[in-house]
Context: one part of a larger RNA
RNA sequence: UUGGGCGUAAAGGGUCCGUAGGGGGGUUGUUAAGUCUGAUGUGAAAGCCAACGGCUCAACCGUUGAACUGCAUUGGAAACUGACAAACUAGAGUAUCGGAGAGGUAAGUGGAAUUCUUGGUGUAGCGGUGGAAUGCUUAGAUAUCAGAAGGAACACCAAAGGCGAAGGCAGCUUUCUGGAUUGAUACUGACCCUGAGGGACGAAAGCGUGGGUAGCAAACAGGAUUAGAUACCCUGGUAGUCCACGCUGUAAACGGUCUACACUAGAUGUGGGAGGAUUUGACCCUUUCCGUGUCUUAGCUAACGCAUUAAGUAUACCGCCUGGGGAGUACGGUCGCAAGACUAAAACUC
Numbered sequence: 001u002u003g004g005g006c007g008u009a010a011a012g013g014g015u016c017c018g019u020a021g022g023g024g025g026g027u028u029g030u031u032a033a034g035u036c037u038g039a040u041g042u043g044a045a046a047g048c049c050a051a052c053g054g055c056u057c058a059a060c061c062g063u064u065g066a067a068c069u070g071c072a073u074u075g076g077a078a079a080c081u082g083a084c085a086a087a088c089u090a091g092a093g094u095a096u097c098g099g100a101g102a103g104g105u106a107a108g109u110g111g112a113a114u115u116c117u118u119g120g121u122g123u124a125g126c127g128g129u130g131g132a133a134u135g136c137u138u139a140g141a142u143a144u145c146a147g148a149a150g151g152a153a154c155a156c157c158a159a160a161g162g163c164g165a166a167g168g169c170a171g172c173u174u175u176c177u178g179g180a181u182u183g184a185u186a187c188u189g190a191c192c193c194u195g196a197g198g199g200a201c202g203a204a205a206g207c208g209u210g211g212g213u214a215g216c217a218a219a220c221a222g223g224a225u226u227a228g229a230u231a232c233c234c235u236g237g238u239a240g241u242c243c244a245c246g247c248u249g250u251a252a253a254c255g256g257u258c259u260a261c262a263c264u265a266g267a268u269g270u271g272g273g274a275g276g277a278u279u280u281g282a283c284c285c286u287u288u289c290c291g292u293g294u295c296u297u298a299g300c301u302a303a304c305g306c307a308u309u310a311a312g313u314a315u316a317c318c319g320c321c322u323g324g325g326g327a328g329u330a331c332g333g334u335c336g337c338a339a340g341a342c343u344a345a346a347a348c349u350c
Stems, first nucleotide, its partner, number of pairs: 004321003007304002012318001014201004021194003025088001027086005033081002035077008049065006091191001092188005098181001103177002106174004110154001115149001117147005125136002162169002206247006215241002220236004259316002262313002266295011299306002323350003332343004
C1' cells in the first nucleotide's frame, strides 16, 4: 500500500471550538476543467502475446501482425462532478412569547454537628478493642447545662430525577452570565458537516507564593497482633484536604461505544414543554416535540449482548489497530520550577 477492523479479543483522541483539507440540499441557464467519444501524431529496437517459418525436435532464431492500456494536438457530447450566474426553502441560522434546570461567576447569609475555650453542676473514671494496651483524668476528666471562637461540609427534600462539551455541578438569597427546549409567526437564503496542525477547558494527587487549619489524614511516633508485621486494628499526628493567584495536563477522563445526518415493529416508566377532549377546577385519557431509563421484533454479533439514546441499514470526515514480552521503555526533540507529560524505536526473546 491493498484488504480487514476499533462495547468486552489489538484499536475512539479526556472534551469542545476551529484553520487548511475532504464531503455537501432541490431548480434553471451558461461553460466544458474532470468525464465520455471520434480523428491525427507519437508511443525506438528487443521482450511479452498470436500466426507462419528455419535449425531432425526443443531451447534458440527469423518474418509478419497485434499490443504498447500512455502522452500531445484537435473535432464533438453535456447526464454526473466542478466553475460561473440567477432564483428557491425542506438543511442551518436570526428575531419574538413562554416554561424548566445542583449550568457558570462573584458577594452575602443560615442552622445542625465535630473540636477548642470560659463559667456552672458533679465525681472517679473515660476512651478504645476480638480481647487489650499506648492515650486522657483528683492540677477535677468523661457526662451534663449555659456562653463564646473558628474552620470545613451542607441531613431531610432526593429520584434509575435535573443541568453541563467533557471534567463536573447540591443549604439559602442576590449580582452578572452561557446553553438547551416547546409553540406561533416573520426574516436570511445552503450561510452546512467533519476537522490534520492550532487554541481553550480539563477530577484527584502534586508544585510555587501568600493566607487558613475544626474534622479527617499520606509520612512519622507509640500500643497491639504475629515466627516476623516496615501492614491490617488502636492512640496520637505533619504535609495535604480549604482560600487567592500561577503551574501541572494526567485517570477504569468509561456508555471501556468519535462527531454529524437520514431511515427501520412495538410495550412500559420518568423529567420538561405545547395542543385536543372532558371538567367548576385538578387528575385521568389522547396527540405531538425535546430529554432520560427498562423490556423486546426484525436485523446484527464469535458469543455475551445491542436493538429509534443501535453494536441494525447507509453516507461524510477525523482519530486509532496490525502476535506476546522487551515498552508506552531507551535515545533524540518539544513542554514543565520540579515531579513528570507528549512524541516514540531497536537489539534480543517466545
Annotation
The part of an RNA shown here (small-subunit ribosomal RNA, central domain) has 350 nucleotides and comes from an uncultured prokaryote. The prediction has a mean pLDDT of 89. The full RNA is in RNAcentral, with records from ENA. It matches the Rfam family "Bacterial small subunit ribosomal RNA".